A computed fold for a 73-nucleotide RNA from Chlamydomonas reinhardtii, annotated as transfer RNA. Model confidence (mean pLDDT): 82 of 100. The RNAcentral record of the sequence draws on GtRNAdb.
RNA sequence: CUCUCUAUAGCUCAGCUGGAAGAGCGAAGGACUGUAAAUCCUUAGGUCGCCCGUUCGAUCCGGGCUGGAGAGA
Numbered sequence: 001c002u003c004u005c006u007a008u009a010g011c012u013c014a015g016c017u018g019g020a021a022g023a024g025c026g027a028a029g030g031a032c033u034g035u036a037a038a039u040c041c042u043u044a045g046g047u048c049g050c051c052c053g054u055u056c057g058a059u060c061c062g063g064g065c066u067g068g069a070g071a072g073a
Stems, first nucleotide, its partner, number of pairs: 001072007010025004019056001027043005049065005
């Protein structure tokens, strides 16, 4: 320098090929218990990396940029 993959909650990851975002762990509160652990219930937490475009509508499609991983020269 070129190509491919990738970026979604604090962490690890889903999201069925456009109709508006979820799980597990973690956090907070509660139930239970003599206390704690375990278990159960509830809740919070997201400008979906950034900018632009297409569309009635974008996590999803197109372009550019940035970060990460891999391959080639």

Taxonomically the source falls in Chlamydomonas (Eukaryota, core chlorophytes, Chlamydomonadales, Chlamydomonadaceae).